[in-house]
RNA sequence: UGAAGUCUUCAGGGCAGGGAUUGUUUCCCUACCGGUGGUAUAGCCCACGAGCCGCAAGGCAUGAUUCGGUGAGAUUCCGAAGCCGACAGUAAAGUCUGGAUGAAAGAAGAUGAAA
Numbered sequence: 001u002g003a004a005g006u007c008u009u010c011a012g013g014g015c016a017g018g019g020a021u022u023g024u025u026u027c028c029c030u031a032c033c034g035g036u037g038g039u040a041u042a043g044c045c046c047a048c049g050a051g052c053c054g055c056a057a058g059g060c061a062u063g064a065u066u067c068g069g070u071g072a073g074a075u076u077c078c079g080a081a082g083c084c085g086a087c088a089g090u091a092a093a094g095u096c097u098g099g100a101u102g103a104a105a106g107a108a109g110a111u112g113a114a115a
Base pairs, nucleotide, nucleotide: 001115005111006110007109008108009107010106017029018028019027031095032094033085034084035048036047037046038045043083044082051060052059053058065081066080067079068078069077087098088097089096
């Protein structure tokens, strides 16, 4: 340096202001948020993840982007305008409460044979 295996730790953010209402962080205006790996730096390109419903098959999660610019190369950068967000509870919820002090894509580290 370091294979397999084993172990440890870590591993999701967000309603501020106003309106209507008997009542809403759930409606309306506005605000705010963006897991992991890949790739020119990505919520909306490709792939992956917990969870939920169902006897099963299967379904939901799995949803969502265009235009212009630079460049060898970018739906990733810069500029502009858009769009999306499980389940249960409750006034109808991406943002509250709950399953969850959980699980997990994965990240880091320890140990570790041969050479």
Molecule: FMN riboswitch aptamer (RFN element)
Organism: Acetobacterium woodii DSM 1030